[in-house]
RNA sequence: GCGCCUGUAGCUUAACAGGAUAAAGCGUCGGACUACGAAUCCGCAGAUGGGGGUUCAAGUCCCUCCAGGCGCG
Numbered sequence: 001g002c003g004c005c006u007g008u009a010g011c012u013u014a015a016c017a018g019g020a021u022a023a024a025g026c027g028u029c030g031g032a033c034u035a036c037g038a039a040u041c042c043g044c045a046g047a048u049g050g051g052g053g054u055u056c057a058a059g060u061c062c063c064u065c066c067a068g069g070c071g072c073g
Base pairs, nucleotide, nucleotide: 001072002071003070004069005068006067007066010026011025012024013023019056029043030042031041032040049065050064051063052062053061
């Protein structure tokens, strides 16, 4: 330099031909329980890598950039 793949809560994963409010586990925080913790139970907050485009509608399709991985030279 070229090609391919990946990027969604702090972490690990869903979201199915483009469709209604982006879901869950762990974790954080708050509460219940306890003499105090652990465990368990209840609850809140928290995410689509950036920009642009297509569409009535984009996490999903297109372009570009960024980051990571694999291969070729």